[in-house]
């Protein structure tokens, strides 16, 4: 001097996942901090009339449905196949004030209900975790700082 790792603080990102207050316990010289409980606001999701949609029953094959961007098609491999893997196309999501366009990079995980739910006013119920550290250009807009 450089790189990696660990800890703390600050500022930001993905996500609905943020904010205020109260009580209890513990730590602390103090200021405060941590955990727990029960709630409020904001944000997010589900169930749930009329109208509309839909349409009864039986058989074969995969019951059906929800959250989320996380879907779909083609080809090939494995295979008991409805399953799984690879590649590509279409489509979708993120990229740091917002929208649109162009280029580029990355992602297309996972989880839940339990035979049951179309839409849906009133009404009812539930969640508020977790994980990370930022590419540019153009047009339009919004806002902030400084100066007078």
């Nucleotide at each position: 001097u450089c790189a990696a790792g660990c800890g703390g603080g600050u500022c930001g990102c993905c996500u609905a996942a943020u904010c205020g207050a109260g009580c209890c316990u513990g730590a602390u010289u103090g200021g405060u901090c941590a955990g727990g409980c029960a709630g409020g606001a904001g944000c997010g999701g589900a169930g749930g009339a009329a109208c509309c949609a839909g349409a009864a029953u039986c058989u074969a094959c995969c019951g059906g449905g929800g959250c989320u961007a996380a879907u779909u098609c083609u080809a090939g491999g494995u295979c008991g196949a409805u399953a799984u893997c690879u590649a590509g196309g279409a489509g979708a999501g993120a990229c740091a004030c917002c929208u649109u366009c162009c280029a580029g990079u990355c992602u297309c995980a996972g989880c839940c209900c339990g035979u049951c739910a179309g839409c849906u006013a009133a009404c009812u119920c539930c969640g508020u975790c977790g994980g990370c550290g930022g590419u540019g250009g153009a047009a339009g807009g919004a806002g902030a700082a400084c100066c007078u």